[in-house]
RNA sequence: CCGAAGCAGACGCCAAAACUCGGGACGCACGGGCGACUUGAGUACGGGGGAACCAACCAACUGGGGCGUAACGGCCGAAGCCGGGAAACCGGGGACGGCAGUGCGGGAACCUCCACCCGUAGCCCGUCAGCUCACCUCGUCGGCGUAAGGAGGAACC
Numbered sequence: 001c002c003g004a005a006g007c008a009g010a011c012g013c014c015a016a017a018a019c020u021c022g023g024g025a026c027g028c029a030c031g032g033g034c035g036a037c038u039u040g041a042g043u044a045c046g047g048g049g050g051a052a053c054c055a056a057c058c059a060a061c062u063g064g065g066g067c068g069u070a071a072c073g074g075c076c077g078a079a080g081c082c083g084g085g086a087a088a089c090c091g092g093g094g095a096c097g098g099c100a101g102u103g104c105g106g107g108a109a110c111c112u113c114c115a116c117c118c119g120u121a122g123c124c125c126g127u128c129a130g131c132u133c134a135c136c137u138c139g140u141c142g143g144c145g146u147a148a149g150g151a152g153g154a155a156c157c
Base pairs, nucleotide, nucleotide: 011145012144013143014142018043019042020041021040022039023038024037026035027034028033044140045139046138047137048136049135054130063128064125065124066123067122071102072101074099075098076097077096081092082091083090084089103120104119105118106117107116110153111152112151113150114149
């Protein structure tokens, strides 16, 4: 000097996933403090169920439904399996893998567009639920480091 990892703090990001008050009890500090856990309540944010009206109520296949951006088709490869064949091999099929698209979602401190980058998962209910006033009910976890690009507008000074 450069780089990596760890710890702490600040500032931020995804997501609804935050704030306040009371009780319990713990750690650190000790100049009335800070932090995390648990429990109750309130506020805020988010999800589900739930009339009338409307929609649907025909058949087949498949039970059906919810949270979420997590969908659609294309190209390449392709196992189990099925059929033919003495075999080589041929045909069908397609779990799964890869490539790049379209659409959708996200990206540092207001919005929009462009550019660039990233994601396109996972989970739940349990035969049951269209919409839906009143009403009922559930959640507030978890995981991270996307910047200091351009144009236009807004706001503030």